A computed fold for a 1723-nucleotide part of an RNA from Candidatus Aciduliprofundum sp. JdFR-45, annotated as large-subunit ribosomal RNA, half A.
Context: one part of a larger RNA
RNA sequence: CCGUCUGGGGGAUGGCUGGGCUCGGGCGCCGAGGAAGGGCGUGCCAAGCUGCGAUAUGCCCCGGGGAGGCGCAAGGAGCCUGAGAUCCGGGGAUCCCCGAAUGGGACUUCCUGUCCGCCUCGGCGGGCGCUCCGUAAGGAGCGGGAACCCGGGGAACUGAAACAUCUCAGUACCCGGAGGAAGAGAAACCAAUAGGGAUUCCGUGAGUAGGGGCGACCGAAAGCGGAACAGGGCAAACCGAACCCCGUGGCGAAGAGUCACGGGGGAUGUGGAGUUGCAGGACCCCGCCCAACGCCUAGCGGGUUAACCCGAAGUGGUCUGGAACGGCCUGCCGUAGAGGGUGAAAGCCCCGUAGGGGUAAGCCCGCGGCCACGAGGUGGGGUAUCCUGAGUACCGUGCGUCGGAUAUCGCGCGGGAAAUUGGGUGGCACUAACAUCCAACCCUAAAUACGUCCCGAGUCCGAUAGCGCACUAGUAGGGUGACCGAAAGCUGAAAAGUACCCCGAGAGGGGGGUGAAAAGAGCCUGAAACCAGGCGGCGACAGCUUGGUGGGGCGAGAAAGGGAAGAAGCCCCGUAGCUGGGGUGGACCGUCGUCCCACUGUCCGUGUUGAAGAACGGGCCAGGGAGUUCCGGUCGGCGGCGAGGCUAAGGUCGGAAGACCGGAGCCGCGGCGAAAGCGACAAGCCCGCAGCCCCGCAAUGGGGUCAGGGGCGGGGUGCGCUCGCCCGGAGUCGCCGGCGGGAGACCCGAAGCCGGUCGAUCUAGGCCUGGGUAGGUUGAAGCCCGGCGAAAGCCGGGUGGAGGACCGCACCGGUGCUGAUGUGCAACUCGCUCGGAUGACCUGGGUCUAGGGGUGAAAGGCCAAUCUAGGCCGGCAAUAGCGGGUUCCCCCCGAGACUACCCGCAGGUAGGCCUCCCCGGAGGUAGCCGGCGGGGUAGAGUUACUGAUUGGGGGGUCAGGGGGCGAAAGCCCUCGCUUCCCUUUCAAACUCCGAACCUGUCGGCGCCGUAGAAGGGGGGAGUUAGGGCGUCGGGAUAAGCUUGACGACCGAGAGGGGAACAACCCAGAGGGGGGUUAAGGUCCCUAAGUGCCGGCUAAGUGUCAUGCAAAGGGCGUCCAUGGCCCAAGACAGCGGGGAGGUUGGCUUAGAAGCAGCCAUCCUUUAAAGAGUGCGUAACAGCUCACCCGCCGAGGUCAUGGGCCCCGAAAAUGGACGGGACUAAGCCGGCCACCGAGACCCCUCGCCACCGAAAGGUGAUGCGGUAGGGGGGCGUGCCGCGUGGGCGGAAGUGUCUCCGAGAGGAGGCAUGGACCGCGCGGCAACGCAAAUCCUGGCGGGAGUAGGAGCAAAGAGCCGUGAGAAUCGGCUCCGCCGCAGGGGCUAAGGGUUCCACGGCAAUGUUCGUCAGCCGUGGGUUAGGCGGUCCUAAGGGCGCCCCUAAUUGGAGGCGCUCGAAAGGGAAGCCGGUUAAUAUUCCGGCCCCGUGAGCGAUGCCUCGCGUCGGGGAUGACGCUUCGGGCUAAGCCGAGUACCGUUGCCGCGGUAUUGAGGUGCCGAAGUGAGGGGAGUGCCGUAAUGGCGAGAACCUUGCGAAGGCACCGAGGCCCAAUAGGGUUCGGCCGAUGCCUGGAGCCCGUGAAAAGUCUCCGGCGAAAUGGUGUCGCUCACGACCGUACCAAGAACCGACACAGGUGCCCCUGGGUGAGCAGCCUAAGGCGUGU
Repeated sequence: CCGUCUGGGGGAUGGCUGGGCUCGGGCGCCGAGGAAGGGCGUGCCAAGCUGCGAUAUGCCCCGGGGAGGCGCAAGGAGCCUGAGAUCCGGGGAUCCCCGAAUGGGACUUCCUGUCCGCCUCGGCGGGCGCUCCGUAAGGAGCGGGAACCCGGGGAACUGAAACAUCUCAGUACCCGGAGGAAGAGAAACCAAUAGGGAUUCCGUGAGUAGGGGCGACCGAAAGCGGAACAGGGCAAACCGAACCCCGUGGCGAAGAGUCACGGGGGAUGUGGAGUUGCAGGACCCCGCCCAACGCCUAGCGGGUUAACCCGAAGUGGUCUGGAACGGCCUGCCGUAGAGGGUGAAAGCCCCGUAGGGGUAAGCCCGCGGCCACGAGGUGGGGUAUCCUGAGUACCGUGCGUCGGAUAUCGCGCGGGAAAUUGGGUGGCACUAACAUCCAACCCUAAAUACGUCCCGAGUCCGAUAGCGCACUAGUAGGGUGACCGAAAGCUGAAAAGUACCCCGAGAGGGGGGUGAAAAGAGCCUGAAACCAGGCGGCGACAGCUUGGUGGGGCGAGAAAGGGAAGAAGCCCCGUAGCUGGGGUGGACCGUCGUCCCACUGUCCGUGUUGAAGAACGGGCCAGGGAGUUCCGGUCGGCGGCGAGGCUAAGGUCGGAAGACCGGAGCCGCGGCGAAAGCGACAAGCCCGCAGCCCCGCAAUGGGGUCAGGGGCGGGGUGCGCUCGCCCGGAGUCGCCGGCGGGAGACCCGAAGCCGGUCGAUCUAGGCCUGGGUAGGUUGAAGCCCGGCGAAAGCCGGGUGGAGGACCGCACCGGUGCUGAUGUGCAACUCGCUCGGAUGACCUGGGUCUAGGGGUGAAAGGCCAAUCUAGGCCGGCAAUAGCGGGUUCCCCCCGAGACUACCCGCAGGUAGGCCUCCCCGGAGGUAGCCGGCGGGGUAGAGUUACUGAUUGGGGGGUCAGGGGGCGAAAGCCCUCGCUUCCCUUUCAAACUCCGAACCUGUCGGCGCCGUAGAAGGGGGGAGUUAGGGCGUCGGGAUAAGCUUGACGACCGAGAGGGGAACAACCCAGAGGGGGGUUAAGGUCCCUAAGUGCCGGCUAAGUGUCAUGCAAAGGGCGUCCAUGGCCCAAGACAGCGGGGAGGUUGGCUUAGAAGCAGCCAUCCUUUAAAGAGUGCGUAACAGCUCACCCGCCGAGGUCAUGGGCCCCGAAAAUGGACGGGACUAAGCCGGCCACCGAGACCCCUCGCCACCGAAAGGUGAUGCGGUAGGGGGGCGUGCCGCGUGGGCGGAAGUGUCUCCGAGAGGAGGCAUGGACCGCGCGGCAACGCAAAUCCUGGCGGGAGUAGGAGCAAAGAGCCGUGAGAAUCGGCUCCGCCGCAGGGGCUAAGGGUUCCACGGCAAUGUUCGUCAGCCGUGGGUUAGGCGGUCCUAAGGGCGCCCCUAAUUGGAGGCGCUCGAAAGGGAAGCCGGUUAAUAUUCCGGCCCCGUGAGCGAUGCCUCGCGUCGGGGAUGACGCUUCGGGCUAAGCCGAGUACCGUUGCCGCGGUAUUGAGGUGCCGAAGUGAGGGGAGUGCCGUAAUGGCGAGAACCUUGCGAAGGCACCGAGGCCCAAUAGGGUUCGGCCGAUGCCUGGAGCCCGUGAAAAGUCUCCGGCGAAAUGGUGUCGCUCACGACCGUACCAAGAACCGACACAGGUGCCCCUGGGUGAGCAGCCUAAGGCGUGU
C1' cells in the first nucleotide's frame, strides 16, 4: 500500500405512521349581552403545551354511561368515587386587563376622573364614547372573518422575436360594502313573417360573427339541449283621517288578535283603491263567491335530531414459540368474510361491521287559535273625461370601455321632447309598411361560487417525502421594522428502565441481574464516506491515471459451481488452432486476496475545428435532483361501427366504480366561385402490378383475367373545351404513441420593471429645549492725554478689548507615512504625524421630512454594514436568441458546420444532407471505353488585337519649353511629342493559338435492382462556430494568417507506422482463434539481414518523409565537358643566374627599379622589367618576373554536376527516440525476412432477406458524434391469478453461480415482521457531474491561532482528588482631568447578595466566575415621574379625495420634556445585599380640621370673565463681594522610631437653629453745582438736579452661641476635636459696558386690580401662633464598560451628558512624577 475481519463513527436502507395532500358530502357567519385575537394569572409541588378565569386544570342543572378517576405526564404526597365520580352530550353561571374598546388619557395590556346607589367606611355595584334614525320613549351602526361575491380605483415585467396603438389585463394590488352565498331578475327583451316569454348556471352554437400597427392576438350573441323554477309591491288617476305608534287595563294558552282609556304621529297626506301593452286602470252599469296570504303555538299527533343502546359464531385439540392470531386435526356464524386492536398472520378474543333501537331542548309538518262579512275576492259590459315615472327619451361632441364594427355600455359638456290618434326597439342614416315591447320607481327563493369548520374516501406522500410544522412550530433563531424562518418521529409484549459488589473525585467502567433478544434510554433495522485495531500478501534499488490481458510466488477455501458416473498432472492419437478422443492417476479444480514479471494504457463530464490538458465543473459518501400535466391540432398504430360515426351537459339505478338513457351539437356524405349563384361518371375505352386461371417436364417461358395503380374520354364550376380546381363514395369515435400550439411547459440561473407597504435608533438637513469650549498671544473701534492744524482731521503715548484673528488641551476632524493590520483587536482599526478649536463651532434629549421621494455649502454624497433610485413582500415559476445540468441496457441506420432570406452575424425559417413508414412496379447508374457536341484554363504567343515595356536609329513637328544666329522673314541645335525601323521584355480583367481536364447526350462493358431499384407521398430530426492536408486561385512582409474551388481525411474513426503526436503513410475495428501481407522496418533497447553488388561522404555531415536555413564563399573531394602546356622535358620543388648604360629624366633636403610625375629605350645575354613585393632617411640588403641546371610525366586554366565545409546567436543541462554507428550515413541496384483488428481460413453471435420450421443466402451486412428507428432490464403502486414467512419476511454484510448487457438466482451471517412470482395496467420510475440541494465525514492539521498596541509580576501560606490562574500576606509594578478613581442618564433586565456546584460557557487552567442550581434582596409628602407648556403629534368636525385606516388648511379638544418651567430635606447611623426611601437628630411643603389671638363684613370667600406684574430667558467682556479647595505656621491628643535632641504619621469634622454683620444697585428726604464738579478697570454722569448728608429695601456670605452625630486615642470608663496666616477659582452673589441686516420660548403656578353672579349673620372670611390628621400610585437591586450598553464574541472600535477632581514642576484641565482610590483579567 491492497484486501479482509472486528469495532467505532454516522444515520442511509427496510419496515412502521396519531401527520399531510387531494377529492366528495355536510355545514356556513361572529360582535356593545363586549367579538376575533392577545396579555396576565390559575395546579399540593408547575418551566412548557392544553384547559380554565380571582367561582380560575374548574361551578350548577338535565340527559347518557357504570368503575374507576385527579389532562399531555410515567413521580412524590394527598384526595374524589355505587348518595354514581372521572368521562360524553345539551343548557346555564362565573368570565381579571388590553383589544371596535366606548368616562378621559396613554401604548403594549397601564394611569386617572365624574355622577348615582349601597355600605360592617375599607370599599362594592351601576352609568358617563362617536355617528345616524326617531316627536319622545327608545333603537341601530362601529370591529372581525380562509376563500368566494358586488362596487370604486388600477400597474408592470412580458408578448408583438425592436417598439409607440395593441397585448399581458380590467389581471396583480389598493379602497368601500354585503352574505352564507353575493350579484342578476319578471321585457320600452329577443326573434323574423315562424315564434319565444324573468334571472342565473352547465353543454352547444364557436375559436364562428366580429374586433385587430387586419400584426401579435382578442373574441360574442340569438337559437338549441339541460339544471332550477315564482312571482310580487309602489307613484299617479279616485276617496279624504276611514290610518299608525307608545303606555295602561280587560278577554285570550299566548308577546297572535281584539276592545277600552291616556299620550303621540299624520293634511308637505296616515289609510283605502290601483299597477298594465291582446293596453290597463280610475269612473259608470250588471252579476257571482266567502276564502286566501299572513300571524300565533298552550295542548294533541307525526317527522327529524346529541351523547348512547342491542348486535351471530371456538378462546376446541395438538405442535413450534417468550407469546399463537401460525402449521396439522376438528367445529360453528354469516342481512355481519369493512376495518382496527390483542405478545406473530383472528369471521367466531376485544372494539366494531350488516341489521335494528333510542330521547331532553330545538326545528319542521298537521290538528288548533286569529286575521274575518270586508275599504274582501272575482266575472261581464260601457268609453265622455282623467291617469300611467323629465333635465328623462333623443341629438351633437369629447373620452373610457366592449366582439359590438358608422350599428356595445357608460361618463363629461352643450341642446332637449311626446301624452295613447302616445312612446321605444327590430345591428349605417332616413322614409313608409310590418313585427314587437312599454323606459325614466322598488322587492324577489332555487339552480351557481367558495372552504375557516365537520364527516368520509384515495392505482396521492411515507419523516431530505407529504403542509413551513407527524414532535412545546409560525416555535427556536435573525432583523429597528415590514418581514424571514428551521432542525427535530420509532426501547420493549410488558419498565421488567440494571437491586447488589468492586475501581474511580466525578464522568465512566468491570462483575451481577431483567428480558425471547440489551433492544440500555435520542435505545428497531444500522449501509457508505471516515477512524482504529487484528490477520493475509507485499514493502525502502520505492513511487505518482493507480487499470486491462497473460504467467508465476505466497495465502484463503464450512456452504453455494465442476468433480468417485473420476479433478489436477502425465502419456498416446488426431488437429493449423480453439480443442477432441483414449490411457494413467486417485482428489482436487474452478474461484478469491495479494505481490512480482511481461505487454499495453493520458481521469470523468462538458465544451470545442481540436482536451490528459496548464480550458471549465467535480474533496469523499449517503439521500434528494430535470421533457410533466391539461386543452385544442396533426400524423401513425391498434380497436369499434361504417354512408355514416360519436354523443355533450344532464338524467335514472347505484358504491364517486359501472351500466343504461340523453341526437342538442360536431365531423363526414359535393364541388367551384370574390360574390350573386350554379352544381358533378353508380363506368365509355385502353394499358397493366400482385393475385388467380390455362399451356408447358421445366424455365428467371407463353397466354388469359385483372382488386389496387396509370392513361384517354366525359362531366361540374370559374369569363375560359388553351387553362385552374374538382368528379367513378370513406369516414368517424375511442385508446396508445410521435410531433407542433397555448399554458411556468425539461430543470436551475439574472441584472431589471411595476404595485403595496416598512424604515431618519445609522446618516443628511430643519425645528424645539438643554449642555460644552484649559491656558496663552495679538491689540480693531471707542475713549483719554500730548503734539500739529484755520478747519476737516492727522501723528504719538495710553486706555480699551474687537475678531467666521493667532498658538494650543478637552472636543470635533482624518493630512502624510500611499506606515502597521489586511483568515485583523476591528466588515475601516492601531501608531506617529497632521487640520479646526468663540464659530457657517461641537454635542445630548425631543421632534419633522420617505423612495422618482427626502435631504444634500453638490461628492451622485447620504437615507440602518444596502443607493445613478432603500428595505420587505407581492405581480413571479417576469423574460433570458445566453451559461450549466439532464439519471438503465442492447440492436439497425447515420449526418452537418453548405445555399437563400430575415435589424441578420452566439438566433431563426425554407432548401440540402440523416432517419422511419407507406405507395409504386422496372429500370437505375457513381467507374471504364467509344460516337457526336459544349468550354478558352495551364502553357504559349505579342506586325493577331488591347494595354504595358529596355536601349538605339531615321523621319515629322504650322502649335509647346530651353538655347543660338539674324534687322526681319525665318533658320539651326536640343528637350518633348509623334511616326517608322531594329532591339529587350510583359498581362487576372490581352489572345493568332491551345492541352490535360470537366461536362451534355447516345451506345457498349461493369455494377445495383422483382430479396422491389427509379420515382412519389407522409412522420421525426440534427446541422447553419468547422479544421488541418493535397491541388488550383484571391488578399497579405509574414504566420500553426486570412478568404475561395475541388478532393479525400479529422470532426463522428479504433488498429499498424511515424520516438511520443485529431486529421501524414498503411488501413475502415461484431466476439474468439490460426495464417499472409501493407505502410514502415531488420546492430542493441525491439520482431526481422551486423545481407549482397557498385559508388559517394571524413563533415559524427549524417543515422529525422515533412523536424528549418539563404545570399555569398571554399587549391575539401569525386565526376563530366572544353581550352592551353608537355620526352624538342611541361607543372611544382631544389641549386645557380637575375647584368651594363644608370642613381633614366624631372621632382626633391634626398628620390639610386620600388613617395610622386614623364618616358619606358639601348646593350651584354641562356635570361634579366628603366622593375613584383619586402626593406632604407636615402643607399644597401632580401626577393620576384625571366633564364639555365637537377628531376622525369603529366601539368594548367575554365565551365557544369555529386557529396562535403563556412556562412550558423537564446535564455536551468540535453538530445539522431536512446545506446551507439565511419557504415548501423548518403546515392543506385538485388534477394530474403519482420510487421495491423487489412487479406485468407475456422468458429460463435447479431442484422437483412427466403422459408411453416429445420435451415439457407449475404463476393460489395454488423466503426460511429448530433440524430432517427426497434427491442429489452429494473423501481413504486393497482387489478386478476398463484406462492413464501417466527422451523425467520424485507433490509443489510459477504461469498458462489447464470446472462451479450441492463440484471437475475443461490449459500452463510445479521435482522425480527412482513415479502415475492406470472399476466395486465398506472407512474412524482433509474444520477457522477448542474461553483446542484441537505446531512455526515475527511485531507489541510495536532497546522494557523490561543504572544506581538498601551502595565508585570514574584515568594510563602491556605483550600482542594487536583492550583502559574481561587483566597490571604509581603515585596514589586500600573492608572491617577482618568485608560483603571467617585457619581449618574440612556441601554441592559437580576447580571446584585448568600449557600451549594464544575458537564457545558471562560480562547489555557479552575477549587473561581457576569456560568449552573437553590434561596434572598429594591421601603420616599420633600429624589424623579405624576402638573405645565415647546417643536411636534393625536382625535373630532369642516374641507379635499372615486374611496380610505389617506390628505395641505381652518376650528376645537388633547397629548407631548425623568436635562425646559416647577410647592417642600439635610447630616449621621444601619444590611450579606436598599437607603436624601429604614433608623436617629434637626427642619420644611400642601390640604383639611380644632384651639387661641386678631382684622373685616357691600371686606373677605366661591364661581365666571377681563387687565397688569411675576414666572421669563442672547452673545462677548470687565469690575466688586464671597466661598470651595489647597498651602504655611502653631496648639492639643495619640501612634511609630529613638540612648538623648529630635524626626515622621493620624485626627483636628459638623447639617441645622437663634442673634448680629453684610456690597452693588435702587426708593425717599435734604442739598443746589460751570474757571465746572463727581466718578470708573473701561464707557461715563449732572438744573429733566451733580457732589455731599440722612434714611428705607437689599444677595452670596461671614461671625458668636447652641448642636445630634462623625473622626482620632483608648477599648469598660474616659480624653481630644483649638487657633493664626497665605493663595484663591471656570463655583456663589452682585453690578457695568460693548455687539447684532442675528434682539435671544411658552404655559402652569404665584401676586394684584376690575366686573357679573352666588352663599351666609347661632354666619362668612383673612392673618399669626399652637395642636391634630392626611399626602395615594409608579421608578429605586446591579453594570454603566479594554467582560453586564451598541458592535454575531468576556471584540484594542463606539456611547452622552454631566458632574467632581488634590500635591510637585508649570501659563495650563499640556507633558512627566505622585495622593486618595483602584488595579496587575488589555484572561

Record summary: The RNAcentral record of the full RNA draws on SILVA. Rfam family: Archaeal large subunit ribosomal RNA. Gene Ontology terms of the family: ribosome and structural constituent of ribosome. Its mean pLDDT, the model's own confidence on a scale to 100, is 81.